[in-house]
Molecule: transfer RNA
Organism: Pseudomonadota bacterium
RNA sequence: GCCAACGUAGCUCAGAGGCAGAGCAGCCGUUUCAUAAGCGGUUGGUCGGGGGUUCGAAUCCCUCCGUUGGCA
Numbered sequence: 001g002c003c004a005a006c007g008u009a010g011c012u013c014a015g016a017g018g019c020a021g022a023g024c025a026g027c028c029g030u031u032u033c034a035u036a037a038g039c040g041g042u043u044g045g046u047c048g049g050g051g052g053u054u055c056g057a058a059u060c061c062c063u064c065c066g067u068u069g070g071c072a
Base pairs, nucleotide, nucleotide: 001071002070003069004068005067006066007065010024011023012022013021018055026042027041028040029039030038048064049063050062051061052060
């Protein structure tokens, strides 16, 4: 330099056009002599940036940025 995949909560990821979710972590409670585990509740998001399509975009298109892999 060329090609591809990926970017969503603190972490790992789901969601493939119609209200942004799960697990773990955090916080509160319960249980225990105590801790861990378990159980119940709860907080947390400019969906990488910009533009376009659409009544409507995390989702489709373009561009840029970043990460990873392949080729040279």